Description
A computed fold for a 335-nucleotide RNA from an Actinomycetota bacterium, annotated as Bacterial RNase P class A.
[in-house]
RNA sequence: CGAGUUGGCGGGGUGGCCGCGGCCGCGACGUGGCGGCUGAGGAAAGUCGGGACUCCGCAGGGCAGGGUGCUGGCUAACGGCCAGUCGGGGCGACCCGAAGGAAAGCGCCACAGAGAACAGACCGCCGAUGGCGACGAGCACAGGCAAGGGUGAAACGGUGCGGUAAGAGCGCACCAGCGACCGGGGUGACCCGGUCGGCUCGGCAAGCCCCACCCGGAGCAAGGCCAAACGGGGGCGGGUGGCCCGCCCAAUGCUCCCGGGUAGGCCGCACAGAUGGAUGGCCACCCCUCGGACAACACCGAGGACAGAAUCCCGCUUACACGCCAACUCGCUGC
Numbered sequence: 001c002g003a004g005u006u007g008g009c010g011g012g013g014u015g016g017c018c019g020c021g022g023c024c025g026c027g028a029c030g031u032g033g034c035g036g037c038u039g040a041g042g043a044a045a046g047u048c049g050g051g052a053c054u055c056c057g058c059a060g061g062g063c064a065g066g067g068u069g070c071u072g073g074c075u076a077a078c079g080g081c082c083a084g085u086c087g088g089g090g091c092g093a094c095c096c097g098a099a100g101g102a103a104a105g106c107g108c109c110a111c112a113g114a115g116a117a118c119a120g121a122c123c124g125c126c127g128a129u130g131g132c133g134a135c136g137a138g139c140a141c142a143g144g145c146a147a148g149g150g151u152g153a154a155a156c157g158g159u160g161c162g163g164u165a166a167g168a169g170c171g172c173a174c175c176a177g178c179g180a181c182c183g184g185g186g187u188g189a190c191c192c193g194g195u196c197g198g199c200u201c202g203g204c205a206a207g208c209c210c211c212a213c214c215c216g217g218a219g220c221a222a223g224g225c226c227a228a229a230c231g232g233g234g235g236c237g238g239g240u241g242g243c244c245c246g247c248c249c250a251a252u253g254c255u256c257c258c259g260g261g262u263a264g265g266c267c268g269c270a271c272a273g274a275u276g277g278a279u280g281g282c283c284a285c286c287c288c289u290c291g292g293a294c295a296a297c298a299c300c301g302a303g304g305a306c307a308g309a310a311u312c313c314c315g316c317u318u319a320c321a322c323g324c325c326a327a328c329u330c331g332c333u334g335c
Stems, first nucleotide, its partner, number of pairs: 001331010012286007020039007041306001045317002048315005053219004065215005070084005085099001086097004100210002105208002107204003122149002124145003129142002131139002157175006176200002178197008223267004230259007237249004287304006
């Protein structure tokens, strides 16, 4: 210098003008006015996981159903985070992983292929032995084999030597896997080493299933308070007038109590905060990006990502123009 990896940060700035929500103060007191303070995000998003909070339900145990699934720790909790193990990818920094069990049981394994799970013989090899043939040559009939070819994602260990009629873990050596046992390290997942056993056992549990652990339901339109209307019950007229009649007003009226909780209001509800939902716009200069033009500076034009709270919190996921920082990796080059 170039190409990358990981983690983190910013995500326009300043000033002016107009406007909006909330609170406080002054003035006013009938709404109006003036001043001050304050007013979105890293994701406020998706509403996916978990919790706080609220109401309902609930003796205990089990079945069913759902979720999670390597290990240790953190956390109020989580399907989250941190550190590690194993597997896969990358030269590497590093990244990715629904990562328990397939020698509990059942099921499935397309197409191709002879055969797809305690298999199989299409091509092929042999034909020692028996048969035919003259006991030989030969035939390839019985039969033997699975080395080689071929199919497939996958064909029942690999390489070599021995062995054989041809072959084969049939035998042996090494390697790979599996299992049992032993030693060492680690809290653990697991790792390292050794001995033995020819044991060679396919894959799928994002099929049923088995194992371990966890799980009651609904959600701020939760829920609580006040409470017109409405319903039930009780009482009664008022004015004028000393009193009665009369007159006027009311008589589907007035008033008290109770019920329930509709309309509506308040709380829940916040160091932004409504309950039809504020947080915006314009101008100037600067910064950045893109385009035009230019030798360059200057200049002209366009633009400033994703997105916007609604009970709160912890996470995850997704979106994001451009810029910055740190650590590390690989390559080239100079001293």
The gene name in the source record is rnpB. RNAcentral holds the sequence, with entries from ENA. The model forms 89% of the base pairs in the Rfam consensus. The organism belongs to Actinomycetota, within Bacteria. Its Rfam family is "Bacterial RNase P class A". The family's RNA type in Rfam is ribozyme.